[in-house]
RNA sequence: UGCCAGAUGGUGUAACUGGCAACACGCCUGACUCUGGUUCAGGAGGUUCGGGGUUCGAAUCCUCGUCCGGCAA
Numbered sequence: 001u002g003c004c005a006g007a008u009g010g011u012g013u014a015a016c017u018g019g020c021a022a023c024a025c026g027c028c029u030g031a032c033u034c035u036g037g038u039u040c041a042g043g044a045g046g047u048u049c050g051g052g053g054u055u056c057g058a059a060u061c062c063u064c065g066u067c068c069g070g071c072a073a
Base pairs, nucleotide, nucleotide: 001072002071003070004069006067007066010025011024012023013022019056027043028042029041030040031039049065050064051063052062053061
C1' cells in the first nucleotide's frame, strides 16, 4: 500500500431477505439464610464505532473516515 473480515448494555454474543434491538454472565432490589454463597422473583443499564446518503422505515443497503484482526506485497 492493496484485499478480506469485524466494531451492538459492564463482558461475551444474537437479531432470518430492511419492519418492536434479544439472550447469557455481571450489577441493583426483594424473598430465603445468623452472615455470605446457592436458589427464586423483580428491576436498571444501548445516540447499534463516527459523518453523510438511499428508503415510508436502516444494527442491516451505499459512501467516506477511525480503530482492531488476518492475508498478500